[in-house]
RNA sequence: GCGGACGUGGUGUAGUUGCAGCACGCCUCCCUUCCAGGGAGAUGGUCGAGGUUCAAAUCCUCGCGUCCGCU
Numbered sequence: 001g002c003g004g005a006c007g008u009g010g011u012g013u014a015g016u017u018g019c020a021g022c023a024c025g026c027c028u029c030c031c032u033u034c035c036a037g038g039g040a041g042a043u044g045g046u047c048g049a050g051g052u053u054c055a056a057a058u059c060c061u062c063g064c065g066u067c068c069g070c071u
Base pairs, nucleotide, nucleotide: 001070002069003068004067005066006065007064010024011023012022013021018054027041028040029039030038031037047063048062049061050060051059
């Protein structure tokens, strides 16, 4: 330099145009003498910019980042 895959809460992951979900963690409360464990609730996210569309996490373009391959 060229090509490919991926980017979603603190972490892991699902969602292939139609309300962003799940698990763990963090926080609050309850059960318990305490711990462990269990129950209830709350917090928190689509890598950035533009385009298509009534509607974009999803499709397109350009960037940025990570990984892999070729030279």